[in-house]
RNA sequence: GGACCCGUAGCUCAGCCUGGAUAGAGCGGUUGGCUUCGGACCAACAGGUCUAGGGUUCGAAUCCCUACGGGCCCU
Repeated sequence: GGACCCGUAGCUCAGCCUGGAUAGAGCGGUUGGCUUCGGACCAACAGGUCUAGGGUUCGAAUCCCUACGGGCCCU
């Protein structure tokens, strides 16, 4: 220098291909229950401007462009 993949909750990820009305799961966190205490278990709650900017559209996590960051391959 060239090509490809990825970026969504504190962590690991789904959803993206095929745009649709309140963005989800597990783990973790907080509170309560249970327990002699803790763990496990049960219940509830909090936590996201979906990497950033621009574009298309009635409508964008999703489609297009650019940038940034990470991974991998080739030269």
Background: A computed fold for a 75-nucleotide RNA from Candidatus Nitrosopelagicus sp., annotated as transfer RNA. The coordinates come from a structure-prediction model, not an experiment, and the mean pLDDT is 82.